[in-house]
Parts: sequence; C1' cells; structure tokens
RNA sequence: GGGCCCGUAGCUCAGUUGGCUAGAGCGCCUGCUUUGCACGCAGGAGGUCAGGAGUUCGAUUCCCCUCGGGUCCA
Repeated sequence: GGGCCCGUAGCUCAGUUGGCUAGAGCGCCUGCUUUGCACGCAGGAGGUCAGGAGUUCGAUUCCCCUCGGGUCCA
C1' cells in the first nucleotide's frame, strides 16, 4: 500500500429485506424486604448508533470519504 470483517449504554452484544419512542443481559442509582449485608422484587438514570457528507418523506440499516481495531496478502 491492497482485500475482508468489525465500531450501537460503563462492559458483552442483539437489532438485515430503510418506518412507531433504539433494546437485552451484567453493572450503576433509588425504594421495598433484613438487626445489617447479600439474594429477591419494583422503579429509574445512562446512547451525537466511531466522525462527516450524500440518497430518501424518513437512515443504526443504503452509497462515498475519513478515523480506530482485527485479520490476510505484498
């Protein structure tokens, strides 16, 4: 330098033929429960969907560029 794959919550990830308000588990916070802790139950916060531009009525999803990671080739 070129090919391929990936980037979504603090962590691990789902979300595919573009369409309600972006989700799960774990973690975090609050309350209930307990003498207290843990477990359990209920509720809640937390996201510029890596960044930018384009197509579209509408983009996490499609096209292009850039950045980062992995892998293969040279």
This is a predicted structure of a 74-nucleotide RNA (transfer RNA) from a bacterium. The coordinates come from a structure-prediction model, not an experiment, and the mean pLDDT is 81. It was read from a public genome assembly. Rfam family: tRNA. About the family: Transfer RNA (tRNA) molecules are approximately 80 nucleotides in length.